[in-house]
RNA sequence: UGGGCUGGCCGGGCGACCGCGUGGAGGAGACUCCCCGAGGAAGGUCCGGGCUCCACAGGGCAAGGUGGUGGGUAACACCCACCCGGGGAAACCCGCGGGAAAGUGCCACAGAAAUCAGACCGCCCGCGCCGCGAGGCGCAGGUAAGGGUGAAACGGCGGUGUAAGAGACCACCAGCACACCGGGUGACCGGCGUGGCUAGGCAAACCCCACCUGGAGCAAGGUCAGACAGCGCACGUUCGAGGGCGGCCCGCCCGAGUGCGCGGGUAGACCGCUGGAGGCGGCCGGCAACGGUCGUCGUAGAUGGAUGGUCGCCCCCGUCGCGAGACGGGACAGAACCCGGCCUACAGGCCAGCCCGUCCC
RNA sequence: GGGGGCGUGGAGCAGCUUGGAGUGCUCGCCACCCUGUCAAGGUGGAGGUCGCGGGUUCAAGUCCCGUCGCCCCCG
Numbered sequence: 001u002g003g004g005c006u007g008g009c010c011g012g013g014c015g016a017c018c019g020c021g022u023g024g025a026g027g028a029g030a031c032u033c034c035c036c037g038a039g040g041a042a043g044g045u046c047c048g049g050g051c052u053c054c055a056c057a058g059g060g061c062a063a064g065g066u067g068g069u070g071g072g073u074a075a076c077a078c079c080c081a082c083c084c085g086g087g088g089a090a091a092c093c094c095g096c097g098g099g100a101a102a103g104u105g106c107c108a109c110a111g112a113a114a115u116c117a118g119a120c121c122g123c124c125c126g127c128g129c130c131g132c133g134a135g136g137c138g139c140a141g142g143u144a145a146g147g148g149u150g151a152a153a154c155g156g157c158g159g160u161g162u163a164a165g166a167g168a169c170c171a172c173c174a175g176c177a178c179a180c181c182g183g184g185u186g187a188c189c190g191g192c193g194u195g196g197c198u199a200g201g202c203a204a205a206c207c208c209c210a211c212c213u214g215g216a217g218c219a220a221g222g223u224c225a226g227a228c229a230g231c232g233c234a235c236g237u238u239c240g241a242g243g244g245c246g247g248c249c250c251g252c253c254c255g256a257g258u259g260c261g262c263g264g265g266u267a268g269a270c271c272g273c274u275g276g277a278g279g280c281g282g283c284c285g286g287c288a289a290c291g292g293u294c295g296u297c298g299u300a301g302a303u304g305g306a307u308g309g310u311c312g313c314c315c316c317c318g319u320c321g322c323g324a325g326a327c328g329g330g331a332c333a334g335a336a337c338c339c340g341g342c343c344u345a346c347a348g349g350c351c352a353g354c355c356c357g358u359c360c361c
Numbered sequence: 362g363g364g365g366g367c368g369u370g371g372a373g374c375a376g377c378u379u380g381g382a383g384u385g386c387u388c389g390c391c392a393c394c395c396u397g398u399c400a401a402g403g404u405g406g407a408g409g410u411c412g413c414g415g416g417u418u419c420a421a422g423u424c425c426c427g428u429c430g431c432c433c434c435c436g
Stems, first nucleotide, its partner, number of pairs: 001357010012314007020037002023034004039332001043343002046341005051217004058250004063213005068082005083097001084095004098208002103206002105202003120147002122143003126139005155173002158170003174198001176195003180191004221271004230262006242254003278297008315330006362435007371388005381419001390406005412428005
């Protein structure tokens, strides 16, 4: 200096004025003053948990989810490290990555045959006919070595063998199963031996295996205040309706009213509510994710829902201009019980590490 | 807050379960025939990123994941 890979961060700053919301102070009141006031994704709501209520949550079936191994965590489908497979020259990246020799199913078109495979061409033996002959035609067989089709054709290659061939047999190689040895917590890796000669793909098809999952959600749930008008039908009070219970069954518990329809009334306040698996920094343990410990900080709580606007100076970008400068622009988006993740959107900019190349010393 | 569905020529749909050539239906569009003219009728034809991106597979409208838009239901 050119190209690439990975990780992290910022996402306008200061001041003045006007305006909005929570809280505090003053005032009889009108009102005045002070403090604080969105995010890295607050978003999508795709997972996991806290919290609350329902039996502190039971058994079986069903249903759904996860899917290499080890660890982290409150938990996860997240994160870290490693293994295996694939891509790249490398840094590095990607993988819904259990089982297809449990079973069922599917594999279009083409092709002779698509999984208990299969003779279209070819090759070969035999027989018959034709031909002087080389050979040709027909019939009955053998053959998966060669051709052709296909995404995929029942190991590869060389030899022995044979009428031609074939793991029929042999050597080497690939791959499979089983056993043993060594390394590793493990996935797995390396080695050696035996066996049979070979086992197609799809489970993001059904399914099998292992593990996980009770239901509902802050309109959860609770307290206070207030309004109203009942009527009809059905079932039921220990022979028990109905409910907890959400798909079914069992089991347990509550239980005197309940369900449906018509009609009527209300639409208020408060708690839950923000201090937590919290942020930042140091040290220690760990490859890391993370954990432990010490110090320090105070940081939104609306309920038709506040967080905005204008001006000045500076910063960044674009256009014009020799220049001073002029004009325009500054993303995505926006809390609603709270956290941990994932995914998606994002103008512009900054930092660090690594890989490959070029030039100079 | 909780749950479900849809996206395929210009319009409305079917195809998705069991993956196999983008195949079909109704209307519309274009050309020609018919008519004095129009409509109706007849004949022929054109028109498709299957919302978008990625994955599984030999092969994806169909299966899986993500995403965008629209619609509906419950409290």